This is a predicted structure of a 1481-nucleotide RNA (small-subunit ribosomal RNA) from a metagenome. Its mean pLDDT, the model's own confidence on a scale to 100, is 84. Its Rfam family is "Bacterial small subunit ribosomal RNA".

RNA sequence: AGGGUUUGAUCCUGGCUCAGAAUGAACGUUGGCGGCAUGGAUUAGGCAUGCAAGUCGUGCGAGAACUGGUGAGUGGAGACUUCGGUCAAAGCGAUCCAGGGACAGCGGCGAAAGGGUGAGUAACGCGUGGAUUACCUACCUUCAGGUACGGAAUAGCGGCGGGAAACUGCCGGUAAUGCCGUAUAAUAUCUCCGGAUCAAAGCUCCGGCGCCUGAAGACGGGUCCGCGUAUCAUUAGCUUGUUGGUGGGGUAAAAGCCCACCAAGGCUAAGAUGAUUAGUGGGCGUGAGAGCGUGGCCCACCACACUGGGACUGAGACACUGCCCAGACACCUGCGGGUGGCUGCAGUCGAGAAUCUUUGUCAAUGGGCGAAAGCCUGAACAAGCGAUGCCGCGUGCGGGAUGAAGGCCUUCGGGUUGUAAACCGCUGUCAGAGGGAAGCAAAUUUUGAGCGAUCCUCAGAGGAAGCCCGGGCUAAGUUCGUGCCAGCAGCCGCGGUAACACGAACCGGGCAAACGUUAUUCGGAAUUACUGGGCUUAAAGGGUGCGUAGGCGGCGCUUCAAGUCGGGUGUGAAAUCCCACGGCUCAACCGUGGAACUGCGCCCGAUACUGUCGUGCUAGAGGAAGAUAGAGGUGAGCGGAACGAAUGGUGGAGCGGUGAAAUGCGUUGAUAUCAUUCGGAACACCCGUGGCGAAAGCGGCUCACUGGGUCUUUUCUGACGCUGAGGCACGAAAGCUAGGGGAGCGAACGGGAUUAGAUACCCCGGUAGUCCUAGCUGUAAACGAUGAGUACUAGAUCGGGGAGUCCAACACAACCUCCCGAUCGUAGCGAAAGUGUUAAGUACUCCGCCUGGGGAGUAUGGUCGCAAGGCUGAAACUCAAAGGAAUUGACGGGGGCUCAUACAAGCGGUGGAGGAUGUGGCUUAAUUCGAGGCUACGCGAAGAACCUUAUCCCAGUCUUGACAUGCUUAGGAAUCCUCUGGAAACAGAGGAGUGCCCUUCGGGGAGCCUUUGCACAGGUGCUGCAUGGCUGUCGUCAGCUCGUGUCGUGAGAUGUCGCGUUAAGUCGCUUAACGAGCGAAACCCUUGUUGCUAGUUGCCAGCGAGUUAUGUCGGGGACUCUAGCAAGACUGCCGGUGUUAAACCGGAGGAAGGUGGGGAUGACGUCAAGUCCUCAUGGCCUUUAUGAUUGGGGCUGCACACGUCCUACAAUGGACCGCACAAAGGGAAGCAAAACCGCGAGGUCAAGCAAAUCCCAGAAAACGGUCCUCAGUUCGGAUUGCAGGCUGCAACUCGCCUGCAUGAAGCCGGAAUCGCUAGUAAUCGCGGGUCAGCAUACCGCGGUGAAUAUGUUCCUGAGCCUUGUACACACCGCCCGUCAAGCCACGAAAGUGGGGGGCGCCCGAAGUCGCCAAGCUAACCCGCAAGGGAGGCAGGUGCCGAAGGUGACCUCCGCGAUUGGGACUAAGUCGGAACAAGGUA
Repeated sequence: AGGGUUUGAUCCUGGCUCAGAAUGAACGUUGGCGGCAUGGAUUAGGCAUGCAAGUCGUGCGAGAACUGGUGAGUGGAGACUUCGGUCAAAGCGAUCCAGGGACAGCGGCGAAAGGGUGAGUAACGCGUGGAUUACCUACCUUCAGGUACGGAAUAGCGGCGGGAAACUGCCGGUAAUGCCGUAUAAUAUCUCCGGAUCAAAGCUCCGGCGCCUGAAGACGGGUCCGCGUAUCAUUAGCUUGUUGGUGGGGUAAAAGCCCACCAAGGCUAAGAUGAUUAGUGGGCGUGAGAGCGUGGCCCACCACACUGGGACUGAGACACUGCCCAGACACCUGCGGGUGGCUGCAGUCGAGAAUCUUUGUCAAUGGGCGAAAGCCUGAACAAGCGAUGCCGCGUGCGGGAUGAAGGCCUUCGGGUUGUAAACCGCUGUCAGAGGGAAGCAAAUUUUGAGCGAUCCUCAGAGGAAGCCCGGGCUAAGUUCGUGCCAGCAGCCGCGGUAACACGAACCGGGCAAACGUUAUUCGGAAUUACUGGGCUUAAAGGGUGCGUAGGCGGCGCUUCAAGUCGGGUGUGAAAUCCCACGGCUCAACCGUGGAACUGCGCCCGAUACUGUCGUGCUAGAGGAAGAUAGAGGUGAGCGGAACGAAUGGUGGAGCGGUGAAAUGCGUUGAUAUCAUUCGGAACACCCGUGGCGAAAGCGGCUCACUGGGUCUUUUCUGACGCUGAGGCACGAAAGCUAGGGGAGCGAACGGGAUUAGAUACCCCGGUAGUCCUAGCUGUAAACGAUGAGUACUAGAUCGGGGAGUCCAACACAACCUCCCGAUCGUAGCGAAAGUGUUAAGUACUCCGCCUGGGGAGUAUGGUCGCAAGGCUGAAACUCAAAGGAAUUGACGGGGGCUCAUACAAGCGGUGGAGGAUGUGGCUUAAUUCGAGGCUACGCGAAGAACCUUAUCCCAGUCUUGACAUGCUUAGGAAUCCUCUGGAAACAGAGGAGUGCCCUUCGGGGAGCCUUUGCACAGGUGCUGCAUGGCUGUCGUCAGCUCGUGUCGUGAGAUGUCGCGUUAAGUCGCUUAACGAGCGAAACCCUUGUUGCUAGUUGCCAGCGAGUUAUGUCGGGGACUCUAGCAAGACUGCCGGUGUUAAACCGGAGGAAGGUGGGGAUGACGUCAAGUCCUCAUGGCCUUUAUGAUUGGGGCUGCACACGUCCUACAAUGGACCGCACAAAGGGAAGCAAAACCGCGAGGUCAAGCAAAUCCCAGAAAACGGUCCUCAGUUCGGAUUGCAGGCUGCAACUCGCCUGCAUGAAGCCGGAAUCGCUAGUAAUCGCGGGUCAGCAUACCGCGGUGAAUAUGUUCCUGAGCCUUGUACACACCGCCCGUCAAGCCACGAAAGUGGGGGGCGCCCGAAGUCGCCAAGCUAACCCGCAAGGGAGGCAGGUGCCGAAGGUGACCUCCGCGAUUGGGACUAAGUCGGAACAAGGUA
């Protein structure tokens, strides 16, 4: 950084698509280790269980277990005894004291943090910058001051109750840092400036810790404001506490925050209101950037805590694990009533493509409480799970060729996998085992949940590689399988028998513990274009003007400093990004510092530009005066021509209309013609790329009214200007409403034609309408497909309207100047076509519009309209194109030029008959196959009785084979003969025969034959659409190309066009072309004339010989002829035409004259033309058969159809008789003379001849004569019978010929169609090939021998130029619509189901606030007391008020019988609308 994809190719426009990066991902295959991150994106769905907020006894009362003391009592060892008893230790132990401190309580602080989530919110919510003289702040810090005296209660507790429980009632009594009163009172608060008001708590281990007031700080918050912050106008109006004021209430605090009254305001196109969507930012992804997309983890802010409402406490909440109420849900219940809230950490169910452990520890960091020890902490730190991401490491290293085996391919030689493996040597990362250990842990000590760098030892290559791709884009290909199947595919597109695209294998490419796919974002996409696009024809200029808002705006001076610029300063949190350095072995990751954060605020400065204030100017604009052109507009009047009608006259049979007709009109008098009258509409000529108008548009003449323009003067105003969203006005035709009018024309309609049809084109009629008045409609290819304005940038020419100069003057002349209209053209622009001072050039200003094609200018909503309909204007779905300009072809029922037996002019045929032959069809056991318009059909086939001959049919046989090569087993020379069976092939048997070379005489070898086995042979089997070769056709038409140059962005063009000319792209001239090649021509063969040379087998004039006769013989080369070499013809000569050309016309000469005649020769290419059955050949198929062989049959079959021929239909003939003249060929398995036999075909015998010698061989028509006399015949010969001949192994199917007899159709041929332009057509015979035999066919040969055309209108074909094209498979093209079928999405629809929203009314919980408070009432006051008062409270009540109910409405979504069009779908129906003049532009 670009690539693929529209075309036959090209350039452009334009969409689709790919390569890149990314992700909280998911899925598929695979999976070694570690580090660092990260992990419920969906149902803000429901939740079992455990834990997540406590702490303080140095605030208080009480206080269990336990310990110590005390020790009533008990106990009774022991002692004494008066024996009655007394004393009495240990033990037990009530009580009390002290310690101890569980459980619960009062009290304090915390619980408003931390943690989670993104439902709501389009908002001062967030961001940024400000304001707060309009505010608060517990704990902490600093400073100043204080801490006095009293009082009353209440939990716990005890007693008695209620309840299943949760919980709760009454009575009694008790403490405090709990509560209350009084005092004190400033720098606090209020204030009318006089004054008034307000506090505290104690504890103690005696160190201290607390408490109160005030001030300040710090931290944290509240509130307000500027700016920024999504989509929809198919949401355009919204608002009544609404906007403001006054007074009050309320709050920590300003304020309609709330209330009363007053005023009627406020917001909105710079988008109010409404709807939809959404937490916001730092950032993150991408991008060169600008942007675009996004907001997970981390940080900041906001909001929420089952849903809705509410307040309480407090420094702070309207409070995630507090309270009250309502609701839904769930649980418990003894049915009375209660309880609950994981969007904390784990975990569970559900839904989903999808997201983890009911782990450990407070060791560290941090938080709460505490004086502290400490306690609590699912914050946090760790571990676990997941390749979810990023980063790192490993899966070995070195050697090792006989390039092993195996795999794959193969041209069979080999190549490749591949040093890869094996094998040898080595190492020890990671993982594993064992042993130590720094560190996370600190200013001293202590403290580790979990982790563990690093070190030592051990063993062993061992435990560790896959995924995707290989047609192009895009790195990397071969074989097999499959056969439009199975399948692939991101786009283009692959697959229908040779698939680099499907599947597999091998090989290769990419990445790698991952690799692919899917989804999404940005990029590429300048494909929304600010940077950075466009609008003549590709999508796109509004139909035109006026004008509001807005945007933009001439010259000079001045003010300010808003924009702008410079400097400074504050802020722009941290993290992230970037840079530097550093720490983990590196990296990811982390730390430190810097830079950056492009922004916003404030201060100072500058003043050119923009803006602003003021003041001037005249070049923009406008006014004035004079002149002037015009189909500019409106109204009224007038006019003639034409047309139609009416009346009358003349007239007398048709008129009219068409391609041709008919309908129609006309003897009731048309058409035609004359006169008069009436009517409506339009204004010929003038009329013009002339004029005017904003556009639509405007055309007889006159008048009235009226708009605009231009020129001149430079007189006035002094920027008054340009554009113009909305808005307003005008706006062709058609159409609508009402009323007129109505000649002509003429939708609809009727009729006549045309046609397969003809609801059309053509014709005859004809209603609306066209016209006028008044209104509506508001659209057009309303086009220059080109918005308006201003300025600048070569010219030339023409037209219209003015002014001037030159000239004494005039001018239609020349020049100059202003305005308008046109043509060509430079530069430039443009994809090109083109445009080009009237820009589509260069710039500026403003408006409108476009963003792939279809769906669709459709649906829906809105709005306008009487309606028709207009304006605004989507989506689903579908395609990979749709499109513009130009190029080369092809084509045209486009044009021009030209040629051709193409037509015309002629001659003769075919099509009718009989026959021959080929084809189709039918038939058949088989009728083998191929060829199919021209270019198949007397073609392959130059000759099917057998053979030929075939996968033709029936039947019999063979299997290494009928044929080739090689190896191999066994035997034999080869070869020849005979016999048996049989239809033959074949099968079987017998006999003869023994060769050549070498030899050591044993034998061996070559060749041939038979035989065994193996490789293989064979195939007229398939594919001519896998091919070569050959051939046909266009076409012997004149074309087809190349090099260099030039032009074009390019495909391409030029050359090759043009003017002449030619048979010809033949030649000449011109010429950005100059040359060249393949074709044409020429060269070649043949024929026509002559010469030379040569004369045998040919010839014979002259000489000689001979014969009845004949070049028969000797001779001869003169002639004919033969066959070799030459000559000749070149528009060379003359005249004319033509461009002084090429050339053409005429002529001379000449055997021949303009390529003399004929032949061979066939350019680039076209038809997937023909041929696999000539041959060759890839692939496939077959192998006791699709090969080979034999016999017989078939290819010959016959109702029929077609092609090509033969013979005829007759007198230009037929028959018979006579008689003349060719050419070119063939001949040995041959041609055969003569002679004889036969009517003849032919036969017998046989001379000659491998041929200028002999033979076939008689030419025939012609010519002479005789007969026939127009008839189905003396025409015609089919058919049939009989008798023969020939060939052949064999003529039945199925040959040819002869003789005799028979004697069919046919009397010149419908539509149509073929050949031929001179030695041609026509006609006549001859020969040859094939061949045993068989020719009306084919290939040749000569004889006789015409007519007509000298033209190009038409048919057919062809060439060149040009034009149009939507064709390129190229008109046998392309392509449209209905209908029918399937499928998909959408619209309408009676209705129906649901969601959301506000509004009215009803009800009204909790609760704040207000009021009442007769009930209750400790602290204060009065009182001795009783009691009273103040205050408070229960309760009641009022406003507000959630949920709920109800009513009408708005809006969104779903379903819906039926219905409407639309999209799509190889081979349905009907037509033929468009593309060519597309057949009616």